[in-house]
Predicted 3D model of a 475-nucleotide part of an RNA (small-subunit ribosomal RNA, 3' major domain) from an uncultured bacterium.
Context: one part of a larger RNA
RNA sequence: UGACGGGGGCCCGCACAAGCGGAGGAACAUGUGGUUUAAUUCGAUGAUACGCGAGGAACCUUACCCGGGCUCGAACGCCGAGUGCAUGGGCCGGAGACGGCCCUUCCCUUUUAGGGCCCUCGGCGAGGUGCUGCAUGGUUGUCGUCAGCUCGUGCCGUGAGGUGUCGGGUUAAGUCCCAUAACGAGCGCAACCCCCGCCGCCAGUUGCCAUCGGGUGAUGCCGGGGACUCUGGCGGGACUGCCGGCGCAAGCCGCGAGGAGGGCGGGGAUGACGUCAAAUCAGCACGGCCCCUACGUCCGGGGCGACACACGUGUUACAAUGGCCGGUACAGCGGGAUGCCACCCCGCGAGGGGGCGCGGAAUCCCGAAAGCCGGCCCCAGUUCGGAAUCGGAGUCUGCAACCCGACUCCGUGAAGCUGGAUUCGCUAGUAAUCGCGCAUUCAGCCACGGCGCGGUGAAAUACGUUCCCGGGCCU
Repeated sequence: UGACGGGGGCCCGCACAAGCGGAGGAACAUGUGGUUUAAUUCGAUGAUACGCGAGGAACCUUACCCGGGCUCGAACGCCGAGUGCAUGGGCCGGAGACGGCCCUUCCCUUUUAGGGCCCUCGGCGAGGUGCUGCAUGGUUGUCGUCAGCUCGUGCCGUGAGGUGUCGGGUUAAGUCCCAUAACGAGCGCAACCCCCGCCGCCAGUUGCCAUCGGGUGAUGCCGGGGACUCUGGCGGGACUGCCGGCGCAAGCCGCGAGGAGGGCGGGGAUGACGUCAAAUCAGCACGGCCCCUACGUCCGGGGCGACACACGUGUUACAAUGGCCGGUACAGCGGGAUGCCACCCCGCGAGGGGGCGCGGAAUCCCGAAAGCCGGCCCCAGUUCGGAAUCGGAGUCUGCAACCCGACUCCGUGAAGCUGGAUUCGCUAGUAAUCGCGCAUUCAGCCACGGCGCGGUGAAAUACGUUCCCGGGCCU
């Protein structure tokens, strides 16, 4: 000077408490440990690993295993030599890779030589997801959106260093005020940026009979109009500005005014000096080390999908504010060309066959569900539960669904009656609940994942800071 303390003071945070819903019990999905295996490729490991790298493992991917091949080697640059047999086609063996054989046959020019191109041979550089993230760059997690971390000059101290940055008050904040041997400044905070909420202006192939006209079985369907909604661009708007109270001030309080909105309006982007020799040499780059007929490379098959177990994260439930049947209504973000598909036909269905429209789309397409109305069920392992399991029959993608795809239908109907100790999330349009969209992949998809979007939801609760966890300042 720090760090630590079951030392003290002050203060924060869904940290506790208050409250709502979960996890821990069941089945399944997924990741991990372990075990097994020829291989179950590698990494990630308290918080900060475990639906993580995977935002798509049937082949490919693929780095692993077994077997079969190749070595100038799967790709690229350069040099020398040779042939021109470039290139294209065919045959045989083979699982393929590959090996062998046969046929055909180049271009340009300063044309008896050189160049281009390909092949063969030789050589130089290859290649390595092989080791080391304590040799590294870059990037990332975390403390932590926490309120901090420093510098110049001055002053103090022999010095390390201190002061400033402390103290009193205040704030979300080293935010600001007062005080002050300090005075200033930088990186952080805040603001400037984006989205949402109100209004105005401008614009109008969506919206509107609002107004006029036409038309239909019906519909902004048509003429037309720029009002409204909306879309999109620009601008305004909130600053404790005004009022009252407290206070030296900063600021605080007020079922105060006005206002769409208050006192940082809500969300996002943004993460200081640094910490964990944190993570990653398998994204990439890079030092060193190591393998070079193989630790390189190609192919076929298998594996990454194993299963006596253990844990994490999820999905579906255990039912009656529920399940089933019929009817009926309302979104937003987005996506759409070997695509989205209206509509018609076939099929119980997945889907199949036709086929209109839409091409970079407010103009066409991609059914919202919970909800509401009516009915059934009557508390039962049941009309609960079922994408548990098993049997059968199918659809689709793809060269190919045995290992190992998704989906559909019929039958089968398992465990499960609210889950021990313990533990997680959330303070408002949040939790809870309901559906919808998207990305990546040759196609398909193990998505119950991830990232978004809207609907319902004025949900409940917060006494308080003693305690648990983390953090800040002073001592």

Notes
It matches the Rfam family "Bacterial small subunit ribosomal RNA". Gene Ontology terms of the family: structural constituent of ribosome and ribosome. The coordinates come from a structure-prediction model, not an experiment, and the mean pLDDT is 81. The full RNA is in RNAcentral, with records from ENA and SILVA.